Model confidence (mean pLDDT): 88 of 100.
A computed fold for a 325-nucleotide part of an RNA from a Bacteroidia bacterium, annotated as large-subunit ribosomal RNA, domain IV.
It matches the Rfam family "Bacterial large subunit ribosomal RNA".
Context: one part of a larger RNA
């Protein structure tokens, strides 16, 4: 000097990103217990009191009397508590070996496929799983308890349905063309049949174009100008564009750049926190919206208790460093 363990005057979070760490609390009995609530909870809420030994009575519970200590759950083991907010309903699962969470899952809700030799999956196939199941079933996708709800847009992309027309492959088709040459011709050349090469029109499925439907499918959900008898603002009007112009609810938010927005609360002092406002750079309704009791080794803010976290350090024990050997 360090590590581990222990104690500490006065103060008590002044430490620090942050009460990290430590301390407090603790067992059992009695009492008592709020908001809120899904009426189950919350709850061991919180808070308060008691606990040893001896004698007597009693079946015991217990009652009466007495005694000692600073201290009677006399050691060990053995919840600190409260308030408010975000997220996720919950128990559960996860990055074996830096992340346990707000991520995943979940019960619930919805869409979609599938009528059984089911769809889907594995496999050149046989076959197997699905399932020795049968739509209250099985697969896929999304959402994520519960409560109240879930608005508008089908123009684009996708999916489903439609089949009149357009386009259209292989194939069918074979008008013709070319090569070859029996023959004809004085020659130039013409040229049947066959064989070979090539090949126009026409016919020709799905798909695409096309026509509808569909958003708890992928997704999307405007701009400018004017207007009220103070000012300001604009219920109102005009105009352009769109498939339709964001409804309810929420909102400086896990989303707000400007921003430490403004106002209020808490503090002596608060970039965080809570309540509002709405000017939403760039919330918004199952990519779910808003609430929500209970729950959480979750995240954020505040308070009580408590303390060597600190003011500010000191001492003790054990081990190491160090010295000698």
């Nucleotide at each position: 000097u360090c590590a581990c363990g222990g104690u500490u005057a006065a103060g008590g979070a002044a430490c620090u990103c942050g009460g990290c760490a430590a301390a407090u609390u603790a067992a059992c009995c009695c009492u008592g217990u709020a908001a809120c609530u899904u009426c189950g909870g919350g709850a061991a809420a919180a808070g308060g009191g008691g606990u040893g030994c001896c004698c007597c009575a009693g079946a015991a519970a217990u009652g009466g009397g007495g005694c000692c200590g600073c201290a009677g759950u006399g050691a060990a083991a053995u919840g600190g508590c409260u308030c408010a907010g975000g997220c996720g309903a919950c128990u559960g699962u996860u990055u074996a070996a830096c992340a346990a969470a707000a991520a995943c899952a979940c019960a619930u809700g919805g869409c979609u496929a599938u009528g059984c030799u089911a769809a889907a999956u594995c496999g050149a196939a046989a076959g197997a799983u699905g399932a020795u199941g049968u739509a209250u079933a099985u697969g896929g996708c999304c959402u994520g308890a519960c409560a109240c709800c879930u608005g508008c847009c089908c123009g684009g992309u996708g999916c489903u349905g439609g089949a009149a027309g357009g386009u259209u492959a292989a194939g069918a088709g074979g008008g013709g063309a070319u090569g070859u040459u029996a023959g004809c011709g004085c020659a130039a050349g013409c040229g049947a049949a066959g064989c070979a090469u090539u090949g126009a029109a026409u016919c020709g499925a799905a798909g695409c174009c096309c026509c509808a439907g569909u958003a708890a499918a992928c997704g999307g959900c405007g701009g400018c100008c004017g207007u009220a008898a103070c000012u300001a603002u604009a219920a109102c009007g005009g105009u352009c564009c769109u498939a339709a112009g964001g409804u309810a609810g929420c909102g400086a938010a896990a989303u707000u750049c400007c921003u430490u927005g403004u106002c209020g609360g808490g503090u002596a002092a608060g970039u965080u926190c809570c309540g509002a406002c709405c000017u939403g750079c760039a919330c918004g309704a199952a990519u779910g919206g808003u609430g929500u009791a209970a729950c959480g080794a979750u995240c954020u803010g505040a308070g009580c208790a408590c303390u060597g976290u600190c003011u500010c350090a000191a001492c003790c024990g054990u081990g190491a460093g160090c010295u000698c050997g």